RNA sequence: CACUCAUCAAGAGGGGCAGAGGGACCGGCCCGCUGAAGCCCCGGCAACCAUCCUUCGGACAGGUGCCAAAUCCGGCUCGUGAGCAGCCGCUCGCGGGGAAGAUGAGCC
Numbered sequence: 001c002a003c004u005c006a007u008c009a010a011g012a013g014g015g016g017c018a019g020a021g022g023g024a025c026c027g028g029c030c031c032g033c034u035g036a037a038g039c040c041c042c043g044g045c046a047a048c049c050a051u052c053c054u055u056c057g058g059a060c061a062g063g064u065g066c067c068a069a070a071u072c073c074g075g076c077u078c079g080u081g082a083g084c085a086g087c088c089g090c091u092c093g094c095g096g097g098g099a100a101g102a103u104g105a106g107c108c
Stems, first nucleotide, its partner, number of pairs: 003106006013042005021031003025075004043067003047064003051059003071100001076097009
């Protein structure tokens, strides 16, 4: 990297260095010089695994992970409400499913 399975509306930031980007991609919309990314230190959260217990649950913080916004929202499709349009259709909203992505566990 590929594949399989599960989950994704909960939760959790300060300091130092640095100096313009960041939120995967595209569109939107946000965050950012009152300091982005990245690196370091300290702290925190608890999703999965591990361990433990009095096991519909809880503890712990060892492993991985995470600490703006629902995975920030949408992207494809189905249903539905409203508006626009002479037809094809378009716009906005709501709901279901999917794709993609992320994380974990497994597998090669």